A computed fold for a 1405-nucleotide RNA from an uncultured bacterium, annotated as small-subunit ribosomal RNA. The prediction has a mean pLDDT of 84. The RNAcentral record of the sequence draws on ENA and SILVA.
RNA sequence: AAUUCGCCCUUAGAGUUUGAUCCUGGCUCAGGAUGAACGCUGGCGGCGUGCUUAACACAUGCAAGUCGAACGGGGUACCUCUGAAGGAGACUUCGGUCAACGGAAGGGAAUACCUAGUGGCGGACGGGUGAGUAACGCGUGAGGAACCUGCCUUGGAGUGGGGAAUAACAGUUGGAAACAGCUGCUAAUACCGCAUAAUGCACUGAGGUCGCAUGACCAUAGUGCCAAAGAUUUAUUGCUCUGAGAUGGACUCGCGUCCGAUUAGAUAGUUGGCGGGGCAACGGCCCACCAAGUCGACGAUCGGUAGCCGGACUGAGAGGUUGGCCGGCCACAUUGGGACUGAGACACGGCCCAGACUCCUACGGGAGGCAGCAGUGGGGAAUAUUGGGCAAUGGGCGAAAGCCUGACCCAGCAACGCCGCGUGAAGGAAGAAGGCCCUCGGGUUGUAAACUUCUUUUAUCAGGGACGAAGGAAGUGACGGUACCUGAUGAAUAAGCCACGGCUAACUACGUGCCAGCAGCCGCGGUAAUACGUAGGUGGCAAGCGUUAUCCGGAUUUACUGGGUGUAAAGGGCGUGUAGGCGGGUAUACAAGUCAGAUGUGAAAACCAUGGGCUCAACCCAUGGCCUGCAUUUGAAACUGCGUAUCUUGAGUGAUGGAGAGGCAGGCGGAAUUCCGUGUGUAGCGGUGAAAUGCGUAGAUAUACGGAGGAACAUCAGUGGCGAAGGCGGCCUGCUGGACAUUAACUGACGCUGAGGCGCGAAAGCGUGGGGAGCAAACAGGAUUAGAUACCCUGGUAGUCCACGCUGUAAACGAUCGAUACUAGGUGUGGGGGGACUGACCCUCUCCGUGCCGCAGCAAACGCAAUAAGUAUCGCACCUGGGGAGUACGAUCGCAAGGUUGAAACUCAAAGGAAUUGACGGGGGCCCGCACAAGCGGUGGAGUAUGUGGUUUAAUUCGAUGCAACGCGAAGAACCUUACCAGGGCUUGACAUGGGGAUGACGAGGGUAGAGAUACCCUUUCUCUUCGGAGCAUCCCACACAGGUGGUGCAUGGUUGUCGUCAGCUCGUGUCGUGAGAUGUUGGGUUAAGUCCCAUAACGAGCGCAACCCCUGCCGUCAGUUGCCAUCGGGUAGAGCCGGGCACUCUGUCGGGACUGCCGCCGUAAGGUGUGAGGAGGGUGGGGACGACGUCAAAUCAGCACGGCCCUUACGUCUGGGGCGACACACGUGUUACAAUGGCGGGUACAGAGGGAAGCGGGGCGGCGACGCCGAGCGGAUCCUCAAAGCCCGCCCCAGUUCGGACCGGAGCCUGCAACCCGGCUCCGCGAAGUUGGAUUCGCUAGUAAUCGCGCAUCAGCCAUGGCGCGGUGAAUACGUUCCCGGGCCUUGCACACACCGCCCGUCA
Repeated sequence: AAUUCGCCCUUAGAGUUUGAUCCUGGCUCAGGAUGAACGCUGGCGGCGUGCUUAACACAUGCAAGUCGAACGGGGUACCUCUGAAGGAGACUUCGGUCAACGGAAGGGAAUACCUAGUGGCGGACGGGUGAGUAACGCGUGAGGAACCUGCCUUGGAGUGGGGAAUAACAGUUGGAAACAGCUGCUAAUACCGCAUAAUGCACUGAGGUCGCAUGACCAUAGUGCCAAAGAUUUAUUGCUCUGAGAUGGACUCGCGUCCGAUUAGAUAGUUGGCGGGGCAACGGCCCACCAAGUCGACGAUCGGUAGCCGGACUGAGAGGUUGGCCGGCCACAUUGGGACUGAGACACGGCCCAGACUCCUACGGGAGGCAGCAGUGGGGAAUAUUGGGCAAUGGGCGAAAGCCUGACCCAGCAACGCCGCGUGAAGGAAGAAGGCCCUCGGGUUGUAAACUUCUUUUAUCAGGGACGAAGGAAGUGACGGUACCUGAUGAAUAAGCCACGGCUAACUACGUGCCAGCAGCCGCGGUAAUACGUAGGUGGCAAGCGUUAUCCGGAUUUACUGGGUGUAAAGGGCGUGUAGGCGGGUAUACAAGUCAGAUGUGAAAACCAUGGGCUCAACCCAUGGCCUGCAUUUGAAACUGCGUAUCUUGAGUGAUGGAGAGGCAGGCGGAAUUCCGUGUGUAGCGGUGAAAUGCGUAGAUAUACGGAGGAACAUCAGUGGCGAAGGCGGCCUGCUGGACAUUAACUGACGCUGAGGCGCGAAAGCGUGGGGAGCAAACAGGAUUAGAUACCCUGGUAGUCCACGCUGUAAACGAUCGAUACUAGGUGUGGGGGGACUGACCCUCUCCGUGCCGCAGCAAACGCAAUAAGUAUCGCACCUGGGGAGUACGAUCGCAAGGUUGAAACUCAAAGGAAUUGACGGGGGCCCGCACAAGCGGUGGAGUAUGUGGUUUAAUUCGAUGCAACGCGAAGAACCUUACCAGGGCUUGACAUGGGGAUGACGAGGGUAGAGAUACCCUUUCUCUUCGGAGCAUCCCACACAGGUGGUGCAUGGUUGUCGUCAGCUCGUGUCGUGAGAUGUUGGGUUAAGUCCCAUAACGAGCGCAACCCCUGCCGUCAGUUGCCAUCGGGUAGAGCCGGGCACUCUGUCGGGACUGCCGCCGUAAGGUGUGAGGAGGGUGGGGACGACGUCAAAUCAGCACGGCCCUUACGUCUGGGGCGACACACGUGUUACAAUGGCGGGUACAGAGGGAAGCGGGGCGGCGACGCCGAGCGGAUCCUCAAAGCCCGCCCCAGUUCGGACCGGAGCCUGCAACCCGGCUCCGCGAAGUUGGAUUCGCUAGUAAUCGCGCAUCAGCCAUGGCGCGGUGAAUACGUUCCCGGGCCUUGCACACACCGCCCGUCA
């Protein structure tokens, strides 16, 4: 190193479209980052960082000077000489004189220092900023035979001798100033000649070596040309010429470097050349002349944006974004232009000019440039001190000392970032108090606190006290008495922010009530909000925490890694073909791509690894790696490429052959419509759902013949044919394109695709000219309709047709681009060929085309499946959430209409595809139900009862509201009930429990006041006892509480209605499907039935159906009173009345019976069918109870219960009265009728089921009667207890009646405290509407409808004509399933899922 094995590292998702699912697809979130800002909060230290905006304007100070060892001068100090004014003192003739001191001023010489000026070097570095710049600007790598380089290093040579000026200075002039001028003097390392000089430069000549070339290098001969400066002195250092080096710089080139094509053409010194000029140097850099080039789809030009890079952030990576600090390069210095000086500038703190602005001014003129460091104003969400020091590092000058240095080193401000530390540690349960919650038991805050013990990082104070300082020594520290060390004090000085519906870790209470508010997305809030606000608690992070902004990520959501285009966004309408891209076999050469090695480069910093230094870390240092790149070079030759040679299978040509609505042009034909002419013929025709407009007696339609004209070509005809697509259809002829088969002669990769380009391109439309039969936009009329600018009808013009031109679009679709190759089969059909065969038949093989089915595979699914949507390759076109919008603007095409290209603002949290389950359909199929139909009787009309709406009212309490509220809650509202209203009262209460006190009663009876509640008065007056007291009752007091028919049925339990007694609803396991789901449960039969049978990837099971239960219909068994009476006996006016009996009826118990069991027929079976048999009953015998999963937030808080909320001298409670009974109306449900199948009167017969003690009440008496009085019997198979319709007889005679009975008057009866509001009943009288009821609508299929009466509950009575039961009499009809309604199953469509009472579009507000 390779291989094998093992190990390890790296790539994380979630929410949101739906009833649910899968997919597509967008939006959003969790992460990291920042020169940040904002809100709340804030203890310390270290290291960093700090105008992102106005390249806006700047006060003030500082930021670049230095050298006297280049020079003259000046000044100061010191030395020396002279020595003024003054002058203590002395003398004096008082006029003055002398005089120490004093030191002005001047002269001289040397030294030291300072310095304006001349001169030298430096002000081109360092520092700032990012305006400009899309450029050789930057990055990277090259190049020179086309260059420069002060100071520095290292060689060689030299430094001789002269000259003329000029600042300063002096004088003077102008000016406000800045400053300037004139005259005069003077020095130099300032300036200028001369000499000397080369290996230097230029020219000329000839030689060698090298280079692709211009040419370069080496050696050589001649001619010409060019230098200098001194200073100080002990060393030394400077100056001049020249070679080389180093450093720095200039120039050229390859490659790379943002967006826009709604910017496609750009360019006149432009492109090149000859010659010159200029430059350090090349060059149109500049100029004259000549030529007409040069750049551009590989994106020129134009427009927009931007300093570039090392790097930084993010990311698994590839990428994306970015360029602040640090480092490299560039550009700029108030704006624009220009040069000067210089080694170097076209110069941030230099000059000149112009512009803007600011300042000074005597108005004539001047001065200035913070994008240096501080600082100010301004702008802004926002960014610091007018600090210290040259001690260190570095820079300039100088020989040096040194001077200068806002570079730099430090300090200050700021949680701006990163890193570190702390705010205490251990023990501590009475689980303290307080808070919060609570089911009132408790839970939680919580070992948390208190308390005990301990520590001292930090803090404060005190003491000590650095490294950084390096040179031979000494000296030198801004930071700084800082870091650090030691000691002392004392838990002492130090915790917040955000969140808690899901994503996403963390939950309760109260307040609020679609308000206030929250929100990143989905979404919360309309009275029980874990989503708002507050509190408690909890979670997260922590001197920070959140928010906002921006970038990357997640986003495989631009897909190189790593996406797609049948239906989700997306294949160009089709062809031809340019550029470009890609391309068959063999051999060989080269080496551009490719691969390998080596070399150079890829700055440092950064990053990674290792090690080290600050107590750790951040930070810093060292070493290594990395820098995936570029260039050079040496190799390899498989693949791609390029060249050569060759091949035939791709492609093409030739030959032969048949098929075809392929195209263009010309000609011909028949059927039909319409029109015209003539004849026949008569009243209609035509049209529709039905009609009308229209045509027709002036003769239509119909019919016959003849004619005209235009357009289109029935049958054949076919998921048949042809064409690139659009498209092409009678027949014949001419011209013409393509495909196919066979053959294998020829060419020899000539191929595929195809951006632009060019051509073709349905219908409609446009232009010009023809043509016009039918059809037919527009238009007219008629209908339909609420309307009908439509659908239907009658007409009808453009147009449709032809010629020539334009338009250039379509669901131009297979919604599927072209080419090539490969990958199971089966079966049709069109064309051709081969084999076999006598053969056109049949069989078989094969090529091209066109269909269906189907495997693998693919796919989100549907589906595709050799004609791929499979497996691969190549090329083109197109897509990137929905709307805005294929719109606007621009460009372009067009005669126009319009086409092509094609945005943004804004807005939404989706829009979408496929499939699933339902619901729905004026979709389909099958089936059922008094659903329709067939019938019978009703409703709707009248009167009345009752309920409801509405209205009214002090109140008319409340609830129920389509079916499924409305004779419902209510199976009993005069008071009560009662919940309502007005009034009168009470306040621990009408009722319960608990505490304290009082009394011994309470209560009852009577009386007074009052409407009553109530109040007062009189009378009466507890129990037990161990005698301590206890119990009980009432009253009073205070507080807990009572109480509420107050609200919420949308917080609930329970109960109920409804679909619906409809036949359905599900599950387990298995199987299928990515999944929702499907299967089972579908299908074929059958049934009342998901009933059963058969079939079957299902097999089973559950809830429903049915059965089991009750009643009834037949029989039996047992029992026999209160029931029964056949037999026996007795007995009556009569009678099971009596004895007796239990046979019968009946009552009650328990059983039997019916199962399509038997027979015939049909059927595989299930089952069906039959005036079949038997049987009381026949196919579930009839009826009831019984109601699956679920739906309707269905009903009920007023039956009851119950959670929240609300009221508490009232929303509680008591009380008399009123109301619930109102009455212009409207509706529902009943009842009575309208009559003769009836009414009335008389006579007479037959039930069942119930009820009865404050009750039912026989019977008797009274009353016309309701009823009253007396009262037997009966707590019941015993008594009450009796039907009516019917039947028989009679009257009425079709009428508002002998129908009908409302309403009203009178008189009564009953219940009850009480019948006024507001009861029932009876009698007499009165005698309304009503003569069968519009549209409509209801019930019922057999003991049913209809009709007739009887009973019961509630109840004092009753507004009951209601409800619930009972029996009597007792029909008609059902062809059938087209239609209406409801339902079941299967299937289909769907943009519905709150599910058609859906969804949704437009207009208006």